[in-house]
Predicted 3D model of RNase P RNA and transfer RNA as a complex of 441 nucleotides.
């Protein structure tokens, strides 16, 4: 000097000038003064939880959801450490990573057979015919070693054996299942021994195991005012009970008869609270490999409801370009992402101009 | 603000449930019948299955993310 791979961070700055939304002080009011005012994602609404209604949140089933192992945590599908497979030369990155000898399904076209395997070519014994012989043709059979097909052809290689051949038998290797022995909390590793000779692939197919999970979201809720007139029409039922509290069902409870449920018509639709200081932010100290926990100091940081958090000016910083073999200065233009809070929070994913910082890697020059 | 749903030919739909060549109908071209037009009869042409990844031997269809568009609700 290249060319990368991991972490973390800004994301314009200052002033001034008119504006917009909350607080607080003064004022009878009109209005004045002080101070505050978007994000790393405020986004998607994918998760997970406070919160708040559902009478109580019981209990079966159904549905959803997670899936290697330990920890963290309020939770979680998240993060943190390992294991276990994979990919890069590394540095490091990625894995929906339970069970296909519980079942049941599916595996298109090709191909002879596609999962109780399959004789299409080949190979080979014996038999019949022709031929000089090698051989040729036809027939009964035998045979998965070769060839061909396909994503996938039912273990690998070597000897043996045999008419050829085959785990038909052996040595070895990889798998698979039983059993022991060490090491580790565990996933799981190494290590012996036996067994049968082998057991496709797909669970982001149904579906088994194991754990999890009542519902519905601030438009949830509570109060205050304000309306109201019950009109018309269907359905169902009157205790052997519609329906409704209850939410997908059932069980359980309790309401329930001038009822109860829909459809048209019509009347109100204003305003407090929830609402924001909280699993909180930054420092420092101990624990802990780490997520993470704890202890003490500090600080207060947005609350709208047609919904405020701009708009223009000057200086600056910075990027492109005018611009050229390079480099410096100054000068002109342009541009400075993505994107905006609405119950709050812990997280995952997704956008994002430009730019810091820091710790590894590889390769090549020089010393 | 919060809930659900959709996206295949120019248009209007199947197909997704159970993975295995992408289809109807209308439209547009061209033939044909007619004096000529319509209808009518043939026969063609037309897809980034919304986009991107993953799972699988394959994905329109399954899983994840994202685009756009449409209901609901006090």
């Nucleotide at each position: 000097a290249g060319a990368g791979a991991c972490g973390g961070c800004c994301g314009g700055a200052u002033g001034g000038u008119c504006g917009c939304c909350g607080g607080c002080u003064c004022a009878a009011g009109c209005g004045a003064g002080c101070g505050g005012g978007a994000g790393g994602a405020a986004a998607g609404u994918c998760c997970g939880g406070g919160c708040a209604c559902c009478g109580c949140a019981g209990g079966g089933c159904a549905g959803g959801g997670u899936g290697c192992u330990g920890g963290c945590u309020a939770a979680c599908g998240g993060c943190c450490a390992g294991g276990g497979g994979g990919g890069g030369c590394g540095a490091c990155c990625c894995c929906a990573c339970g069970g296909a000898a519980a079942g049941u399904g599916c595996c298109a076209c090709a191909g002879a057979g596609a999962a109780u395997a399959g004789a299409c070519c080949g190979c080979c014994u014996c038999c019949g015919c022709c031929u000089u012989u090698u051989g040729g043709c036809g027939g009964c059979g035998g045979u998965a070693a070769g060839g061909g097909u396909g994503a996938a052809a039912c273990g690998g290689c070597g000897a043996g054996g045999u008419a050829a051949g085959a785990g038909c038998u052996c040595a070895c290797c990889a798998g698979c299942u039983c059993g022991g022995g060490c090491g580790g909390u565990g996933a799981c590793g190494c290590c012996c021994g036996a067994g049968g000779c082998u057991a496709g692939g797909c669970a982001a197919a149904c579906c088994c195991c194991a754990c999890c999970c009542g519902g519905u979201g601030c438009a949830a809720g509570a109060c205050c005012a304000a309306a109201u007139a019950g009109a018309g029409g269907g359905a169902c039922g009157c205790u052997u009970g519609a329906g409704g509290a209850c939410g997908g069902c059932c069980c359980g409870u309790c309401c329930g008869a001038u009822g109860u449920c829909c459809c048209u018509g019509g009347g109100u639709a204003g305003g407090u609270c929830g609402c924001u200081g909280g699993a909180g932010g930054c420092g420092u100290c101990g624990g802990g490999c780490a997520a993470c926990c704890g202890g003490c100091g500090u600080c207060c940081u947005a609350g709208a409801u047609g919904a405020a958090u701009g708009a223009c000016c000057a200086u600056c910083a910075u990027c492109u370009g005018g611009a050229c073999c390079u480099c410096a200065u100054a000068c002109c233009a342009g541009g400075u992402a993505c994107a905006g809070a609405a119950c709050c929070c812990g997280g995952c994913u997704u956008a994002c101009a430009g730019g810091c910082c820091g710790u590894c890697u590889c390769u090549c020059g020089u010393u | 603000g919060g809930g659900c749903c959709c996206a295949u030919a120019g248009c209007u739909c199947a197909g997704u449930u159970u993975g295995g060549u992408a289809g109807a109908g209308c439209c547009u071209c061209c033939g044909g019948c007619u004096c000529a037009u319509a209808a009518c009869c043939g026969g063609a042409u037309a897809g980034u299955c919304c986009c991107u990844g993953g799972u699988u031997c394959g994905a329109a269809g399954c899983c994840a993310g994202g685009u756009g568009g449409g209901c609901c609700c006090a």
It holds a member of the Rfam family "Bacterial RNase P class A". Rfam's curators write: Ribonuclease P (RNase P) is a ubiquitous endoribonuclease, found in archaea, bacteria and eukarya as well as chloroplasts and mitochondria. The family's RNA type in Rfam is ribozyme. Model confidence (mean pLDDT): 78 of 100.